[in-house]
RNA sequence: GCCGCGGUAGCUCAGCUGGUAGAGCAACGCAUUCGUAAUGCGUGGGUCGGGGGUUCGAAUCCCUUCCGCGGCA
Numbered sequence: 001g002c003c004g005c006g007g008u009a010g011c012u013c014a015g016c017u018g019g020u021a022g023a024g025c026a027a028c029g030c031a032u033u034c035g036u037a038a039u040g041c042g043u044g045g046g047u048c049g050g051g052g053g054u055u056c057g058a059a060u061c062c063c064u065u066c067c068g069c070g071g072c073a
Base pairs, nucleotide, nucleotide: 001072002071003070004069005068006067007066010025011024012023013022019056027043028042029041030040031039049065050064051063052062053061
């Protein structure tokens, strides 16, 4: 330098054919307990790496750019 894969909640990831973002764990609150843990119920948390475009509508499609991993040279 070229090619491929990936970047989504604090962490690990899903969401693929565009319809307005979820799970598990973690955190917090409540219940339970003499208390803790465990367990049950609930709550908050995300400009979907950045910018631009297409569209009524973009995490998803297109362009550009940054970062990580792998392959080729």